[in-house]
Molecule: Bacterial RNase P class A
Organism: Acidimicrobiales bacterium
RNA sequence: UGAGUCGGCCGGGUGGCCGCGGCCCAUAUCUGCGCAUGAGAGCUCGAAGAGCUCGAACUCGCAGCAAGUGGGCUGAGGAAGGUCGGGGCUCCACAGGGCAGGAUGCUGGCUAGCGGCCAGUCACGGUGACGUGCAGGAAAGUGCAACAGAGAGCAGACCGCCGAUGGCCUUUCGGGGCACAGGCAAGGGUGAAACGGUGCGGUAAGAGCGCACCAGCGACCGGGUGACCGGAUCGGCUUUGUAAACCCCAUCCGGAGCAAGGUCAAGCAGGAGGUACGGGCGGCCCGUCCGCAGCACAUGUGCUGCAGCCUCCAGGUGGACCGCAUAGAUAGAUGGCCACACAGGACCUCCGGGUCUGGACAGAACCCCGCCUAUAGGCCGACUCACCAC
Numbered sequence: 001u002g003a004g005u006c007g008g009c010c011g012g013g014u015g016g017c018c019g020c021g022g023c024c025c026a027u028a029u030c031u032g033c034g035c036a037u038g039a040g041a042g043c044u045c046g047a048a049g050a051g052c053u054c055g056a057a058c059u060c061g062c063a064g065c066a067a068g069u070g071g072g073c074u075g076a077g078g079a080a081g082g083u084c085g086g087g088g089c090u091c092c093a094c095a096g097g098g099c100a101g102g103a104u105g106c107u108g109g110c111u112a113g114c115g116g117c118c119a120g121u122c123a124c125g126g127u128g129a130c131g132u133g134c135a136g137g138a139a140a141g142u143g144c145a146a147c148a149g150a151g152a153g154c155a156g157a158c159c160g161c162c163g164a165u166g167g168c169c170u171u172u173c174g175g176g177g178c179a180c181a182g183g184c185a186a187g188g189g190u191g192a193a194a195c196g197g198u199g200c201g202g203u204a205a206g207a208g209c210g211c212a213c214c215a216g217c218g219a220c221c222g223g224g225u226g227a228c229c230g231g232a233u234c235g236g237c238u239u240u241g242u243a244a245a246c247c248c249c250a251u252c253c254g255g256a257g258c259a260a261g262g263u264c265a266a267g268c269a270g271g272a273g274g275u276a277c278g279g280g281c282g283g284c285c286c287g288u289c290c291g292c293a294g295c296a297c298a299u300g301u302g303c304u305g306c307a308g309c310c311u312c313c314a315g316g317u318g319g320a321c322c323g324c325a326u327a328g329a330u331a332g333a334u335g336g337c338c339a340c341a342c343a344g345g346a347c348c349u350c351c352g353g354g355u356c357u358g359g360a361c362a363g364a365a366c367c368c369c370g371c372c373u374a375u376a377g378g379c380c381g382a383c384u385c386a387c388c389a390c
Stems, first nucleotide, its partner, number of pairs: 001386010013340006020075008030064005037057001040054006077361001081372002084370005089257004096286004101253005106120005121135001122133004136248002141246002143242003158188002160184003165181002167178004196214006215238001217235003220231004261322004270313006278290003291306007342359001344357005
């Protein structure tokens, strides 16, 4: 200097004008209460007059209401998006047990918790910094692996090798031949993959049958909390792959969800059937709980009605407030215009600068913690590789 890897931050600013949502203050009219004045009316006593009650109107004070008007304060994010996860919170449940169902899946730690995060191990990719991971179990079982091939998992004989032993033929009796029985899977072939690889010995021909080396597996020794790593030690010689196929194992998980749920107001009109073999959390099972009133009688049964629940028909309501927040809407608000400056880009340049352009992704809805995705432009840090110079 160039190319890359990982991590983090900002993401429009200032001013003016007009326009929105929320909260607060002020204010008209009006309403209510009260003090003072008080036209007038009524009642009682009564000679004059006095007392009691009601009370229009005006002024003053306090309170309420607030359409409109004026003023003050305040008003979307790093992801608010996706709705992929975990919780808070709410309601149901005798809040217990089990099945089903679902999720996770190398080790250790963090966390309210997670499928998240941090660190590490292993595998694969990359020169590397780093990246990705469908990372438990294939001797518990089942399934699948087209085609080809003899055979694709307690396999297998197409081309082949042997034929020692037995058999057949022949013989100059030395032997020779056949490949029938039998033996082999080492060679060739098929295939992505063929029941360890290479070499030597051995054998009738062969085979881990034996041996040497290698790989794998196991034991043992050492290191590590562990996943795992190392070993010049020992051993039997050796089991295809696939579980984001079913499955097994380990761990975790009640259900439904703010359109949860709660309070108030308003309004109508109830009817039919079923019901303890029912109902009370839900998919299921176990467990557990369950009425009220009347009548009858054989005194623990039956019947009827109501309650609870289920189904059908019919009618009414669709409102207000809370939940709900230093934004809190409810068809859902923060926008538009102008000016200036600034990040960046293009062109020109007398190198002082000038002109033009110009800011992405995008919008809360009960709250919080994660993950995934989108992002113009700018900034910071660490690391890797290549080249050059000192």